[in-house]
Molecule: FMN riboswitch aptamer (RFN element)
RNA sequence: AAGGAUCUUCGGGGUAGGGUGAAAUUCCCGACCGGCGGUGAUGAUUCGUAACCCGAAUCUAGCCCGCGACUCCUGCGCCGCCUUCGAGGCGGCAGGGACUGAUCUGGUGAGAAUCCAGAGCCGACGGUACAGUCCGGAUGGGAGAAGAUCAAG
Numbered sequence: 001a002a003g004g005a006u007c008u009u010c011g012g013g014g015u016a017g018g019g020u021g022a023a024a025u026u027c028c029c030g031a032c033c034g035g036c037g038g039u040g041a042u043g044a045u046u047c048g049u050a051a052c053c054c055g056a057a058u059c060u061a062g063c064c065c066g067c068g069a070c071u072c073c074u075g076c077g078c079c080g081c082c083u084u085c086g087a088g089g090c091g092g093c094a095g096g097g098a099c100u101g102a103u104c105u106g107g108u109g110a111g112a113a114u115c116c117a118g119a120g121c122c123g124a125c126g127g128u129a130c131a132g133u134c135c136g137g138a139u140g141g142g143a144g145a146a147g148a149u150c151a152a153g
Stems, first nucleotide, its partner, number of pairs: 004150007017029003031133002033123002035067004043059006062121002071098004077093006103119005125136003
């Protein structure tokens, strides 16, 4: 250093303008947005370096791989309540499982799912005139990121 334990902090963006209508940020035209980790030929920046080759570091994917949130099932562990005191019942949480969206064409090239150009597509549940963007569960949860301390070696 890596790995382990404990703790702290952080940890999501977005309907301009117009149409119809009694009513729509929900319909229609149009506008806008892109969590976390990985990969990343190429590209960008920086450094080695005055410069090239070359090397190193950092950055670069909504639709490539995986994860998270929502929902459902389970829940023998933990917590709370009830109880006829029974290995009972109810509720919540950890843990486990299921579910879980969307990309093509052209260019370059040895090679493109990531580069360049163009066109397209996707986005939980409840509420409400039908919602990725409003309101709500949520002052919640969270993939994870950064840092501190401790132990062992």